Annotation: Model confidence (mean pLDDT): 85 of 100. Predicted 3D model of a 518-nucleotide part of an RNA (small-subunit ribosomal RNA, 5' domain) from Flavobacterium macrobrachii. It matches the Rfam family "Bacterial small subunit ribosomal RNA". Gene Ontology terms of the family: ribosome and structural constituent of ribosome.
[in-house]
Context: one part of a larger RNA
């Protein structure tokens, strides 16, 4: 000298961009953060209108709740743990899955029992939950149809990387569908390719300690069965007697990795906020279930710890989601707005949902960038320090005064882009659902940004240093005293080094100090 998620003292005009619990993954009050779809489904309260014998009928609509589909496995936190095929790179699956999306090919027949819901009755303090009748579906089953499916035999060709692997034949056997609603459309089932995701396997690289030298029994290899999508001691029974290690095994410490950042002329050296990629975790530990995907932050079970309700019988919760509370600390913001954009779930669609996002609010916390005036003004003015002291020397063109300007602020008027689409109306164009054209519509931020008009220098300078290192000097007070300090030192009667003062240097809405890294 740089740099920083930085704290602290002082000071403080403004605006653009960006950062903002680093400490206890510590405990949490409240309110949000995952729904959606009535073009599956059966249907109620309740609203309208209409008739009434006043009991209710009927017509149209119709929440909330049930079934039942997709979605919650995305996106949002945090870094606990993990030295490991986690994580970078490079390749491999002839050992492997993949919902919605894209092609392409066929298909969609016949029928059945049930359940919630409603309605009855009932236990509980509650959370719940228990019988009973009845009732649907794109929920469920059952039987038909079917191959380039799947399983078993079993031929034949071509190619390989050892198991092989790909085409092409024969024979048997087994597995499929769902409608809505009437004009179209959305959708169903098989299969077969893409595409996206993803699982798995290897080589290579990844921090300190030898004051850690020997460590392994599913261990290391067969074989057999099981499990998985899959391949494997992944399991499991037999068998055998390996396996890894000084090129660092086993141990014990630390840590999430990596793109990147920060320093440096570079080779090195630190780091691992914020953005983006993988991993991992979800109050501690374990388990599977459902799915196309999970062993699932806002699901479930079991155990603990703890905290809450309780009629004491029993139950109920999980902010390392967005804010906020408390604790902890040198230290880190609003219990805001909006779905307008993007993107994301759900649905034909309108749309609903969205603390993702996208504005706004706090804070000099870094970066940027602008203002605090600009010209003339010498009785070189008072006033303040200072000297060789009728006076001279700084402070200083600085101030007054004169003139000019309005950047910023203050008033008052105009005022955005960010919207382009979806839908909906029309047309055109292939030709049966796409595409293009025109009109309409939509802004949270926000009356913001930005433009103009008016008056008027008006609304805005401070930290720290001045003994050398290292720019900048004198007086007074003090007297190894009070004190200063980064290092050398300074201070005991004339201290440029301590404290006030006048000066001066250096930076500026910031200036010092601490604390880390090169």
């Nucleotide at each position: 000298g740089g740099a920083u998620g930085a704290a602290c003292g002082c000071u403080a005009g403004c605006g653009g961009c960006a950062g903002g619990c680093c400490u206890a993954a510590c405990a949490c009050a409240u309110g949000c953060a995952a729904g959606u779809c009535g073009a599956g489904g059966g249907g109620u309260a309740g609203a309208u209108g209409u008739c009434u014998u006043c009991g209710g009928g009927c017509a149209u609509u119709g929440a909330g709740a049930c079934c039942g589909g997709c979605g919650c496995a995305c996106g949002g936190g945090u870094g606990c743990g993990u030295a490991a095929c986690g994580c970078g790179u490079a390749u491999g699956c002839a050992a492997u899955c993949u919902g919605c999306c894209u092609u392409g090919u066929a298909c969609a027949g016949a029928g059945g029992g049930a359940u919630a819901g409603c309605c009855c009755a009932g236990a509980g303090a509650a959370a719940u939950u228990u019988g009973g009748a009845u009732u649907a579906a794109u929920a469920c089953c059952u039987c038909a149809u079917a191959g380039u499916a799947u399983u078993a035999u079993u031929g034949a060709a071509u190619g390989g990387c050892a198991u092989c692997a790909u085409u092409u034949g024969a024979u048997a056997a087994u597995u499929a569908a769902a409608g809505u609603u009437c004009c179209a459309a959305c959708g169903g089932u098989a299969c077969a390719a893409g595409a996206u995701g993803a699982g798995c396997a290897u080589g290579c690289g990844u921090c300190c300690u030898a004051u850690u030298a020997g460590c392994u029994a599913g261990u290391u290899g067969g074989u057999g069965u099981g499990g998985u999508a899959a391949c494997g001691g992944c399991a499991u029974a037999c068998c055998a007697a390996g396996g890894c290690u000084a090129c660092g095994a086993u141990a014990g410490g630390u840590a999430g990795g990596g793109g990147u950042c920060c320093u440096g002329a570079g080779a090195g050296g630190g780091a691992g906020a914020u953005c983006c990629c993988c991993c991992a975790c979800a109050c501690u530990g374990g388990u599977a279930c459902u799915g196309a995907g999970a062993c699932a932050c806002g699901g479930a079970c079991c155990a603990g710890a703890c905290u809450c309700c309780u009629a004491c019988g029993g139950g109920a919760g999980g902010c390392a989601g967005c804010a906020g509370u408390g604790a902890g600390g040198a230290a880190u913001a609003u219990u805001g707005g909006a779905c307008a954009a993007u993107g994301g779930g759900c649905g034909c669609a309108a749309g609903c949902c969205u603390g993702a996002u996208c504005c706004a609010g706090c804070c000099a916390u870094g970066c940027c960038g602008c203002g605090u005036g600009c010209a003339g003004g010498a009785a070189g003015a008072c006033g303040c320090a200072u000297c060789u002291a009728u006076g001279g020397u700084g402070u200083g063109u600085a101030a007054a005064c004169u003139g000019c300007u309005u950047u910023u602020g203050u008033a008052c008027g105009g005022g955005a882009a960010g919207a382009a689409a979806c839908a909906c109306u029309c047309c055109u164009u292939c030709g049966u659902g796409a595409a293009g054209g025109a009109g309409c519509u939509u802004g949270a931020c926000g009356g913001u940004a930005c433009c103009g008009u008016a008056a008027g220098a008006a609304u805005a300078a401070g930290g720290a240093u001045c003994g050398g290192c290292u720019a900048a000097c004198u007086c007074c007070g003090u007297g190894c005293c009070a004190g200063c300090a980064g290092c050398c030192g300074c201070g005991g009667u004339a201290a440029u080094a301590c404290g006030g003062a006048g000066g001066a240097u250096c930076c500026a809405a910031g200036c010092g100090u601490u604390a880390u890294c090169c």